[in-house]
RNA sequence: GGGCUUAUAGUCUAGUGGUUAUGACGUCGCCUUCACACGGCGGAGGUCAGGAGUUCGAAUCUCCUUAAGCCCA
Numbered sequence: 001g002g003g004c005u006u007a008u009a010g011u012c013u014a015g016u017g018g019u020u021a022u023g024a025c026g027u028c029g030c031c032u033u034c035a036c037a038c039g040g041c042g043g044a045g046g047u048c049a050g051g052a053g054u055u056c057g058a059a060u061c062u063c064c065u066u067a068a069g070c071c072c073a
Stems, first nucleotide, its partner, number of pairs: 001072007010025003018056001027043005049065005
């Protein structure tokens, strides 16, 4: 220098154009216990890496940029 893959909550992850973005762990509250753990119920937490475009509608499709990884030279 060329090609490919990935980026979603604190961590991991589902979501291949259409309702309010899914679940687990973690975290907070309540119940339970003398207390803790386990268990049960509920809550908070997301600029979907950034920008632009296509579309009635984009996490999803296209382009550019950034970051990480892999391959070729």

A computed fold for a 73-nucleotide RNA from a Thermoplasmatales archaeon, annotated as transfer RNA. The sequence is in RNAcentral, with records from ENA. It matches the Rfam family "tRNA". It is annotated as a transfer RNA. Gene Ontology term of the family: triplet codon-amino acid adaptor activity.